[in-house]
Record summary
This is a predicted complex of two RNAs, RNase P RNA and transfer RNA, with 401 nucleotides together. It holds a member of the Rfam family "Bacterial RNase P class A". Rfam classes the family as a ribozyme.
Formats: sequence, structure tokens, C1' cells
RNA sequence: GGAGCAGGGCGAAGGGUCGCUGGAAGGGAAUACCUUCCAGAGGAAAGUCCGGGCUCCACAGGGCAGGGAGCUGGCGUUAAGCCAGGUAGGGGUGACCCUACGGAAAGGACCACAGAAAACAAACCGCCACCUAAAAGGUGGUAAGGGUGAAAAGGUGGUGUAAGAGACCACCGCUUUCCCUCGCGAGAGGGAAAGGCACGGUAACCCCCUCCCGGAGCAAGGCUAAAUAGGCUGGCGCUUGAGGGUUGCCCGCCCGAUGCCAGCGGGUAAGCCGCAUAGAUAAAUGACCCUUUUAAACAGAACCCGGCUUACGUCCCUGCUCCUUGC
RNA sequence: GGGCCCGUAGCUCAGCUGGAUAGAGCAACGGACUUCUAAUCCGUAGGUCGGAGGUUCGAAUCCUCCCGGGCCCG
Repeated sequence: GGAGCAGGGCGAAGGGUCGCUGGAAGGGAAUACCUUCCAGAGGAAAGUCCGGGCUCCACAGGGCAGGGAGCUGGCGUUAAGCCAGGUAGGGGUGACCCUACGGAAAGGACCACAGAAAACAAACCGCCACCUAAAAGGUGGUAAGGGUGAAAAGGUGGUGUAAGAGACCACCGCUUUCCCUCGCGAGAGGGAAAGGCACGGUAACCCCCUCCCGGAGCAAGGCUAAAUAGGCUGGCGCUUGAGGGUUGCCCGCCCGAUGCCAGCGGGUAAGCCGCAUAGAUAAAUGACCCUUUUAAACAGAACCCGGCUUACGUCCCUGCUCCUUGC
Repeated sequence: GGGCCCGUAGCUCAGCUGGAUAGAGCAACGGACUUCUAAUCCGUAGGUCGGAGGUUCGAAUCCUCCCGGGCCCG
């Protein structure tokens, strides 16, 4: 000097002129208007992917269905999630990064093509024995070798054998149990014993185990005002009950006779609260000029809060890695 | 603002309980038939399965995040 990795921060500041929204005070008869002062978008306000508050539902009860979480410790009121760590796998020369982690001896399902065989194993080639007089074929044994595949039932060496094979032995690996040390823990290191190792993979397929979840969403919901018809036609029903109740289905529970459904013809469709130390219902947060070398990127609150994800700047700081050059 | 659904050829749809050459109808193009056209018959081309990443031996299909479109609410 170049290329990167990790973590954190900022998202313009100051001045001038003219405007916009809300609030307070003053003037004003006044909710009009005027003056002064104060406040006025984001790190993501976004996607609506999670979780919570809040509100309503004839309470929230049961069953079925459905959804979510699922290594350890801590943080988080809760949860979503975050931080640190463990084990396994993968990427990068490296700093470092990514992914997975209850269960496959509860059961079901699937494993295309290829291959002999894809799962209480299996004989295509090969090897060996025997039979037929021989070529060649048949019967039997054999999973060590070849070949197929994403995946083929521990590995190496020896014994053994007709040829072979954990059939047996040594070492390594694996499983189970126990002990010691370290760690809060998941686990790590070491040791001992037993087992020849017997039934591969997929649970972002069904499923099983543990824990959690009532549903709907501010167009929730509440209040006031306005309008009115108790209209006409058809059908159902009146307690042995039609129909309905924002929990997917069933039960339960609740409402229900001036009732319910369909069609026809009409009426009303405004305001306030919910609503916030920005905050409305046409709904504001802007425009121009000067300086900072330059003022640029993504982008604009609508009930609120916590997370996740996505978008973004020739921006700034700290630590680290690799390459090259010079001393 | 909130909730729900969809995206496969130019158009309308299958395939979505994973098995790879992704199909069907209409349309397009070429040929046959016809004096010519339509209809009919034969053939051909046309697909990043909305995009990206992941799970898997293997993804249109399963999972996650984006993009685009549609419907509903008092």
C1' cells in the first nucleotide's frame, strides 16, 4: 500500500428567510383571526415473521384436531429472543464464519435409477468342494476381492479353513456399566470391567415423549346523536323450541318468541373516546440560501411495547488476519 | 391499519402424500387437405416452476426470508 474478518457507533451540525401540525399563555365578543413561547419521524417508522400489553366474546370447562418450543448456564416480570459455552459436521491460506443437536431396539411409511441384494439380509462376477468323460453346466459352501449406488452390516495384521468369515486372537475403534480428576452444567481427560459388535438412513415424512398455547383483533371495543316500519310476499318455529352466540369440529354452557330466514321496496351512515410528553382523520414534520472539501443512501409514525428479518451510506472508531513492497 | 389466499409455457389449468425427459387444452409456427380461407389431421418450438438460501443422495413439491398480485373488515 492492497484485500479482508469481528465488534461497536453515527444516520448531519450551525445560521438566515418563508411555511405546516399540536399544545400553553395573552389580545379579541368568539370555537374566527393575531402575537409570543414550547414540542414535532426511524435505525429500520418497513415486512407483519414471532411474543406481550390493551379490548371484546353468554368465563376460558372436557374431548378431537391444530400450532409452537425441545444440548447446557445466564439475561429477559412473561414470552419471543439475546449472550457465553459444549458436541458433531462443513467452508476459508488465515482472522473467522455457517449449520444441526429429545427419540430411528414404540410403531408405520419411504429409500427412484443402478445393483445379486436397500433391511428379522442377499450369491451377478470371482474363490472353493463335489457331480457329469471334456468344453461347459449343475448342486452346495463362502460376504475376503470385483462391480453398483448417496448409503452395502467395524478397520489392520495373524490364526484358521477346501475356500472363507469376529469363527478365534492382538492392537485400534464402538456400545454399556462403574470409578477418579476438572467443570455450576452440557461435557472433557484418564482408568477398570463386560459385550465380538447383534436390527443402515430419513423425524425441515407421519409419529412417540416433555413443556406451552381459549379465540379474535383498535375497521378490537365503548358512548352520544341521527333515521325508522310494528312495510309487503313466501318459508320455518313458539318451551318436546326455529334460529343464534368471531373457539376449526363435537359435547357442555348461554340467549331465544314483539322470534328467525330469503326476496322486494325504503331510511340512516355524523361526532367523541380508545389515543400516547410527535400525533391526525385529508391526516402535519417542508422549501430556498450560506458555512463545515461533500450533505448525499435506505426510507415517512397511525393503539402501544419487546424481538427477528429485510433494505441502506465511495461514513466513523477499535482489535485482528493474509498478500506485497521498503528499512 | 389489520387478517387471509395465490404465483407452473403467450392464456387457462394439472402435477404439490419428494424420484427429475415438468404435462394437458387453447394460442403460435411448419406441413397435408382446399381454387383460397376456416374447420379437420400430422408435426415442431416454447418453462431460471415468482426470486434467494437451506433440508435431502435428489426439491415444482418440505422449511425460512424476500418480490408481485388478489380478496375481506365498520